Bacterial RNase P class A from a soil metagenome, 317 nucleotides, folded computationally. The RNAcentral record of the sequence draws on MGnify. Rfam family: Bacterial RNase P class A. Rfam classes the family as a ribozyme. Its mean pLDDT, the model's own confidence on a scale to 100, is 77. The model forms 94% of the base pairs in the Rfam consensus.
């Protein structure tokens, strides 16, 4: 490193769901927590809400192909470190578009520069010597100016590719060897990339700073949401001198009567959503007896796919 188990068998008392018996309110029969139910950190599903198409801002996510409803998950591979190895890590798109930054220190942290040193070949002044032979010319040496260089030192986390030969007045990809980047080409690979060849093209780090690139993104969560609907209050229409419903003796008439029918939101409460566990006053538990390695973190709450986290002990590979 990867899978896996999460005391077990029996007995008894109870608790919740669903179904039979059918009122005995009891009795039978079935079933009833996790690998993580957890944190809710990402996918989704499903709901409602908004929404003509386009950009724009704004968040995310970041090697590449694959799986997938998606995914920031999972695999196989590239690449970069580690490791004798098996195998493990890796906020892993671009520092060669642009911008900004980069303490101290330090000449210099990128518009570049020269503190210490190395050099005096060109050029140009001074001295000494020697030659020519005389207002001077030239050679050698020594000193300065005007300059070259960046090799070595030094500072710093990081200094303008690095060894090593050449080269040079001293250097310097300045030239060539290897090595490393970086770019063109060629070939393999779906790619990420490798391999070889070619130019001296050589370019500092930082994007978890802005940003540029590709690619996804609307918003709110079951307390989403839907159905039913007491009261109380609204709304239309009828009636109340043409007297509803009811009463008064069965019916007629007289009398007494004043409310009735019907809508729509929608509170209290109820269902559903909600499950092969499925509550909502919320079930899964107790005891007892055996055996052992002596029992760990921890318990649903719409569902599902993933991450992350907590776990006594024990098997396998």
């Nucleotide at each position: 490193a990867g899978a896996c188990c999460g005391a077990g068998c029996a007995g008894u008392c109870g608790c919740g769901g669903a179904g039979g018996u059918a009122u005995a309110c009891g009795c039978c029969u079935u079933c009833g927590a996790g690998g993580a139910a957890a944190g809710u950190c990402c996918g989704g599903a499903c709901a409602c809400c908004a929404c003509a198409g386009g950009g724009c801002a704004c968040g995310g996510u970041g090697g590449u192909c694959g799986g997938u409803a998606a995914c920031g998950c999972c695999g196989a591979c590239c690449c970069g470190g580690g490791g004798a190895a098996a195998c493990c890590c890796g906020c892993g798109g671009g520092a060669a578009a642009g911008u900004g930054c980069c303490a101290c220190a330090g000449a210099a942290a990128u518009c570049a520069c020269a503190c210490c040193g190395c050099c005096u070949a060109c050029g140009u002044c001074c001295g000494g010597a020697g030659c020519c032979a005389u207002u001077g010319g030239u050679u050698c040496c020594g000193g300065g100016c005007c300059g070259g260089c960046a090799a070595g030192g030094u500072u710093g986390a990081a200094a303008u590719g690095g060894u090593g030969c050449g080269g040079u007045a001293a250097g310097a990809g300045c030239g060539c060897a290897c090595c490393g980047g970086c770019g063109c080409c060629g070939c393999g690979g779906u790619g990420a990339c490798g391999c070889g060849g070619c130019g001296g093209c050589c370019a500092g780090g930082c994007a978890a700073a802005c940003c540029c690139c590709a690619c996804c993104g609307g918003g709110u969560g079951c307390a989403a949401g839907g159905c039913c609907a007491a009261g109380c209050a609204g709304g239309a229409c009828c009636g109340u001198u043409u007297g509803c419903a009811g009463g008064u003796u069965g019916c007629c008439c007289g009398c007494c009567g004043a409310g009735g029918u019907c809508c729509a939101g929608g509170u209290c409460g109820g269902c559903c959503g909600c499950u092969g566990a499925g509550a909502u006053g919320g079930a899964u538990g107790g005891c007892u007896g055996c055996u052992c390695a002596a029992g760990a973190c921890a318990a649903a709450a719409u569902c599902c796919g993933g991450c992350u986290u907590a776990c006594a002990g024990g098997u396998c590979u």